[in-house]
Context: one part of a larger RNA
RNA sequence: GAACGAACGCUGGCGGCAUGGAUUAGGCAUGCAAGUCGAACGAGAAGCUCUAGCUUGCUAGAGUGGAUAGUGGCGCAAGGGUGAGUAACGCGUGAGUAAUCUGCCUCUAAGUUGGGAAUAGCCUCGGGAAACCGGGAUUAAUACCGAAUGUGAACUUCUGUCGCAUGUCAGAAAGUUUAAAGAUUUAUCGCUUAGAGAUGAGCUCGCGUCCCAUUAGCUAGUUGGUAAGGUAACGGCUUACCAAGGCAACGAUGGGUAGCUGGUCUGAGAGGAUGACCGGCCACACUGGGACUGAGACACUGCCCAGACUCCUACGGGAGGCUGCAGUCGAGAAUCUUCCGCAAUGGGCGAAAGCCUGACGGAGCAACGCCGCGUGCAGGAUGAAGGCCUUUGGGUUGUAAACUGCUGUCACCAGGGAAGAACAAAAUGACGGUACCUGGAGAGGAAGCACCGGCUAACUACGUGCCAGCAGCCGCGGUAAUACGUAGGGUGCAAGCGUUGUUC
Numbered sequence: 001g002a003a004c005g006a007a008c009g010c011u012g013g014c015g016g017c018a019u020g021g022a023u024u025a026g027g028c029a030u031g032c033a034a035g036u037c038g039a040a041c042g043a044g045a046a047g048c049u050c051u052a053g054c055u056u057g058c059u060a061g062a063g064u065g066g067a068u069a070g071u072g073g074c075g076c077a078a079g080g081g082u083g084a085g086u087a088a089c090g091c092g093u094g095a096g097u098a099a100u101c102u103g104c105c106u107c108u109a110a111g112u113u114g115g116g117a118a119u120a121g122c123c124u125c126g127g128g129a130a131a132c133c134g135g136g137a138u139u140a141a142u143a144c145c146g147a148a149u150g151u152g153a154a155c156u157u158c159u160g161u162c163g164c165a166u167g168u169c170a171g172a173a174a175g176u177u178u179a180a181a182g183a184u185u186u187a188u189c190g191c192u193u194a195g196a197g198a199u200g201a202g203c204u205c206g207c208g209u210c211c212c213a214u215u216a217g218c219u220a221g222u223u224g225g226u227a228a229g230g231u232a233a234c235g236g237c238u239u240a241c242c243a244a245g246g247c248a249a250c251g252a253u254g255g256g257u258a259g260c261u262g263g264u265c266u267g268a269g270a271g272g273a274u275g276a277c278c279g280g281c282c283a284c285a286c287u288g289g290g291a292c293u294g295a296g297a298c299a300c301u302g303c304c305c306a307g308a309c310u311c312c313u314a315c316g317g318g319a320g321g322c323u324g325c326a327g328u329c330g331a332g333a334a335u336c337u338u339c340c341g342c343a344a345u346g347g348g349c350g351a352a353a354g355c356c357u358g359a360c361g362g363a364g365c366a367a368c369g370c371c372g373c374g375u376g377c378a379g380g381a382u383g384a385a386g387g388c389c390u391u392u393g394g395g396u397u398g399u400a401a402a403c404u405g406c407u408g409u410c411a412c413c414a415g416g417g418a419a420g421a422a423c424a425a426a427a428u429g430a431c432g433g434u435a436c437c438u439g440g441a442g443a444g445g446a447a448g449c450a451c452c453g454g455c456u457a458a459c460u461a462c463g464u465g466c467c468a469g470c471a472g473c474c475g476c477g478g479u480a481a482u483a484c485g486u487a488g489g490g491u492g493c494a495a496g497c498g499u500u501g502u503u504c
Stems, first nucleotide, its partner, number of pairs: 001504004006500005013373005019366002026329003030326003035074003040071002043068001047064008081284003090209008100201002105197008113147001115145002123136005152178005157172004162167001182189002210256003217247003222244008259281004263274004286307005309320004337363001339362003345359001346357004376406004386397004410445001412440005420431001448493005453474003459488005469476002
């Protein structure tokens, strides 16, 4: 000098755009943050219409209606948060998968036949304070289970092709096994099998990736083989048996620290430091462990077990998890609203209308940062008064003020008033009566902070008297202090200015 997610002191007019819990991955009241589909299914409340009975406002029946739970499907593995752990194929980069999977989506080929048994809901009985649970009767489906068919696919055999290779791919023959679900407004949307694509993911490898040797030896599923199991898949991944290997001064093992990266800051560069915001990857979800479902999880607002903590209880037993958005307490130098809206973009479901969405779009708070603008402009000397200094002549503040003439940015008031809104059309704007435009009034409402011995731009007076104090370094102060304090003057920057901390 530059920089910062900064903090502190003094001060503070406006706007735009960004940024804002870095510490206790400490504890959390309250509300919201993941639902949706009646065009999969059975039932079907309120209301309305009609009919009958009469007790004249009630009962029964029929129709319409569609609330609300339930079965079922898809989603809930995304989006959002955090950086505790992790020195690792975790990340970055480049390869491999002939060792693999991939819901929804696109394309292609073929099919969608015929049956069965249940169960929730509803009804009823019972247990419990509650959470909830049990028995009986009955019912539907795109829920569940056989059967048929087999374009195909899988397994076994053969031939050819290709490959570095375990082998891949193509074809042929026979045998065995293996599918399906319907809905509707009749246009379609679904379902099953197989192939291809796209997308996403798993696994493997080369190279790179902090400090300590005052850490020198480490390792028994350890290293390899055979067989079996397991996985979507290779593999000690697991098990049995066999062998005795494997790693290490090119730093194993141990300890400390740390999410990695595109980048960011600095620097002429090389380099050094760093990883807030934004993008990619990873890990975590009260702590530890486990699996279930599923195309995908060992699952933030799913389940089970154990633990700590909090809450309810009729003491028998139950409920919970803000490292989502707000908000609260605590600790801290320190970090915001319990706001508005789904109008836009995107996501889930749905044929659609639409519903949901604290993602997101906005507004609010904070000079926390960057950028822009303003706090007036011109004239005005008898250089007024006052202040300060003085050699008492004067000098300086200083064209500064007063005064005169103007201007109208910002702020203020009034009128008008968007784009962002897409699609055949109509309707649809949280922001917001905002931005912006026009008019009006009046210099009115808007300047501070640090410094002035040298480094380093800027000097005098008074007070103090090694005191009080200053200080980044050198150093000032003990009676003439340009270095302390105050004042006048000056210098620098300016809605900021200084100080502290950290990095180069």